Transfer RNA from an uncultured Isosphaeraceae bacterium, 71 nucleotides, folded computationally.
The sequence was found in a public genome assembly.
Rfam family: tRNA. Its family is annotated with triplet codon-amino acid adaptor activity in the Gene Ontology.
Its mean pLDDT, the model's own confidence on a scale to 100, is 81.

RNA sequence: GGCUCCGUAGCCAAGUGGUAAGGCAAUGGUCUGCAAAACCGUCACCGCCGGUUCGAAUCCGGCCGGAGCCU
Numbered sequence: 001g002g003c004u005c006c007g008u009a010g011c012c013a014a015g016u017g018g019u020a021a022g023g024c025a026a027u028g029g030u031c032u033g034c035a036a037a038a039c040c041g042u043c044a045c046c047g048c049c050g051g052u053u054c055g056a057a058u059c060c061g062g063c064c065g066g067a068g069c070c071u
Stems, first nucleotide, its partner, number of pairs: 001070007010024003018054001026042005047063005
């Protein structure tokens, strides 16, 4: 230098065009004499910038970061 894959919440992780599942953690509440457990609720516009589209986490381009292969 070229190519491939990956980047979604504090952590893990699904979603492959129609306004983002689930688990753990955190936090508010119910319950309890207090607590634990249990139950109910809250918490991500998806690495950044642009493009395509009525509509983009998803498709395209560039950049950034990580892993690997080739030279």